[in-house]
């Protein structure tokens, strides 16, 4: 000095002038706990607020069990309120590296998929070849029969490699090494797996983000959820069902028909006689207050763990709009980019400072809240790391 890899943190300051929402509190008016106006003191977007792709919280359904179907996840161990998420690992792939991805359980339970090529693509095969017999022929060869899969050939992929020895030629046909597979053992590790040592010649490939099989987890819907006031209407008309026991005979108590609910289905359960349900019809679908911000929070600190995170203390309260608010203008200054001008330190590579002109300002806006994930984002800053040249 140049090139990468990871993480953090910021992402325009400061004055002014005008205007907007809310909070506390004072004062004044007034149709009086509602509103209006003024003072004063405080506060008012994000790292992603965006996507809505996961998982709560909270609210109804409903005080809720089981099992099919259906849906998610899939290494191992922790961690969390939970996840499909975090953190530490472990194998695998890419990178020299520092690191980065992960489609990571099971192809020997059963289906199926591997286009063309090629003889053959999973209990596959003989196109060229080699080896052997016989029979023809003018040498060369050429027909047939029988053994081969070691050599070429197609292919992304061809039923283990290499080497020797056998053999007619050849082949794990034996043997040596190695690779994988399956069995025993030793060590290390909570574990997923490593390391090693022996044994059999067992060599039947990929694809499950292909359907499946296998382990685990799953009620619905949702703030437009939902509650309350106030306002209006026709406390409507038809149809059907309507099983019983008890008693102190009141519309009191049990069972629970019909038929309603309960994410599809079935048991189960629940409601259920002034009760359900089914059909027509009407009135609302406006208008206000809650919900709506104190939370699985924040910060500082101890303490346990590699970490994620847990725990003890201590201290804050940090925006709640309601069609939808934090805006606009002005100077200075700050940053970045282009050009030009003068310097300055170094052995180089390079680094750096003033001046003047022109440009330039990423993604992007809570709409109940919170944990992740994902996508996008101009500059500028930290710190840890890795390679590679060069000088001392």
């Nucleotide at each position: 000095g140049a090139a990468g890899u990871g993480u953090c943190c910021u992402g325009c300051a400061u004055g002014g002038u005008c205007g907007c929402c809310g909070g506390u509190u004072c004062c004044g008016c007034u149709u009086a706990u509602g509103g209006c106006g003024g003072g004063a003191c405080g506060g008012g977007a994000g790292g992603a607020a965006a996507g809505u792709c996961c998982g709560a919280g909270c609210u109804c359904c409903a005080c809720a069990g089981g099992g099919c179907a259906g849906g998610g996840u899939g290494c191992u161990c922790c961690g969390u309120a939970a996840c499909g998420c975090g953190g530490a690992g472990u194998c695998c792939c890419g990178g020299u590296a520092a690191c980065g991805g992960g489609c990571a359980g099971g192809a020997a339970a059963g289906u199926g998929c591997c286009g063309c090529a090629g003889a053959g693509a999973a209990c596959a095969g003989a196109c060229c070849g080699c080896c052997u017999c016989g029979c023809c022929u003018u040498a060369g060869g050429g027909c047939g029969g029988g053994g081969u899969a070691a050599g070429g050939g197609u292919g992304a992929a061809a039923c283990g490699g290499u080497g020797a020895g056998g053999u007619a030629a050849g082949a794990g046909c034996u043997c040596a090494c190695c690779a994988g597979a399956c069995c025993c053992c030793c060590g290390g590790g909570c574990g997923a797996c490593c390391g090693g040592g022996g044994g059999u010649g067992c060599u039947c490939g990929g694809c499950a983000a292909a359907c499946c099989c296998c382990a685990c987890c799953c009620g619905g819907a949702g703030c437009a959820a939902g509650a309350c006031c106030g306002a209006a209407u026709a406390g409507g008309a038809g149809g059907g069902g309507u099983u019983c026991c008890c008693c102190u005979c009141g519309c009191g108590g049990g069972a629970g028909a019909a038929g309603g609910g309960u994410g599809g289905c079935c048991c189960g359960c629940c409601c259920g006689a002034u009760c359900c349900c089914c059909u027509c019809g009407g009135g609302u679908a406006c208008g206000g207050u809650c919900g709506c911000u104190g939370g699985a929070g924040g910060c500082c600190u101890c303490g346990g763990g590699c970490a994620a995170c847990c725990g003890g203390g201590g201290u804050c309260c940090u925006a709640g709009a309601g069609g939808a608010a934090u805006g606009a203008c002005c100077a200075u200054g700050g940053c970045c980019c282009c050009a030009g001008a003068c310097g300055g330190g170094g052995u180089g590579a390079c680094c750096u400072g003033u001046c003047u002109g022109g440009g330039g300002a990423a993604c992007a806006g809570a709409a109940c809240u919170c944990g992740g994930c994902u996508u996008a984002c101009a500059g500028g800053g930290g710190c840890a790391c890795u390679u590679c040249g060069g000088c001392c």